[in-house]
RNA sequence: AAAGCUAGCCAGACAGUCGCCGCUUAGCAAUAAGGGGAGGAAAGUCCGGGCUGCAUAGAGCAGGAUGGCGGCUAACAGCCGUCCGCCGUGAGGCGAGGAAUAGGGCCACAGAGACGAGCGUAUUUAGUUACGGUGAAACGCGGUAACCUCCAUCUGCAGCAAGACCAAAUAGGUUGGUAUCGGCGCUGCUCGCGCUUGCUAACGGGUAGGUUGCUUGAGUGUGUGAGCAAUUGCACACCUAGAUGAAUGACUGUCCGCUUUCGGGCGACAGAACCCGGCUUAUCGGCUAGCUUUUUCU
Numbered sequence: 001a002a003a004g005c006u007a008g009c010c011a012g013a014c015a016g017u018c019g020c021c022g023c024u025u026a027g028c029a030a031u032a033a034g035g036g037g038a039g040g041a042a043a044g045u046c047c048g049g050g051c052u053g054c055a056u057a058g059a060g061c062a063g064g065a066u067g068g069c070g071g072c073u074a075a076c077a078g079c080c081g082u083c084c085g086c087c088g089u090g091a092g093g094c095g096a097g098g099a100a101u102a103g104g105g106c107c108a109c110a111g112a113g114a115c116g117a118g119c120g121u122a123u124u125u126a127g128u129u130a131c132g133g134u135g136a137a138a139c140g141c142g143g144u145a146a147c148c149u150c151c152a153u154c155u156g157c158a159g160c161a162a163g164a165c166c167a168a169a170u171a172g173g174u175u176g177g178u179a180u181c182g183g184c185g186c187u188g189c190u191c192g193c194g195c196u197u198g199c200u201a202a203c204g205g206g207u208a209g210g211u212u213g214c215u216u217g218a219g220u221g222u223g224u225g226a227g228c229a230a231u232u233g234c235a236c237a238c239c240u241a242g243a244u245g246a247a248u249g250a251c252u253g254u255c256c257g258c259u260u261u262c263g264g265g266c267g268a269c270a271g272a273a274c275c276c277g278g279c280u281u282a283u284c285g286g287c288u289a290g291c292u293u294u295u296u297c298u
Base pairs, nucleotide, nucleotide: 001294002293003292004291005290006289007288008287009286010285012255013254014253015252016251017250018249020037021036023034024033025032026031039269043280044279046278047277048276049275050274051159052158053157054156063155064154065153066152067151068082069081070080071079072078083097084095085094086093087092098150099149103148104147105144106143107142115140119132120131121130122129163212164211165210166209173203174202175201176200177199178198179197182196183195184194185193186192219238220237221236222235223234224233225232226231256267257266258265259264
């Protein structure tokens, strides 16, 4: 210098104007001032956990998941370390990597025959013994479990449209009062009683709607200690969206990058919806650190 490997980071910058959604302060209010407002994946909803309800969520079966060994964690199918196997010149990458004597199934092509013993040749008192091209495996204690299965461990179900609270109008319900005018029954008639009906009061369920759950948390940053590492202890500092017909935008100027037909144009993937840890997928252009191979020069 070229080509690579691994880990991590940024995601155009600054200023101004006008808006949108929360918060705080002042104000009776109108409003004013201050401060905050998408991501590394917010995505797919694929795993795991918190939280909530269902019986105090407890036992068994079924079903599902995982699988060398050790560790981390709230937990995991995640992560770290390491052994083994495979791939790569290498840095490194990939691996559901327990059990084939519990049982069942399957074994392409080739081969006469592929799972259970038969078949061919030779041989023997005797299916007695030996050999048999092909094939990964052939006359057998072969292979295959990302086929069923067995073993070990884990696993209840549903999900913020969970759940809790407040609560109209209309209709309906329960209880009481009232009208005894209407209808029905006891009874053929009257009284009376019961049911129904009208009016009215109270109560309770529930709908619309509203409030809450809701963002201070397995939180973030810095320093330091333990550990190979994942991870974790301590100290200090910080508060960083909380919407619900769902805000987070638009314009202007300067600079940066790419592109240009020199007028200009463009700025990756994408966008919260209870929260968190992972995995997977998408992603223009770059930056940092460590390492590898080849070539050249000293």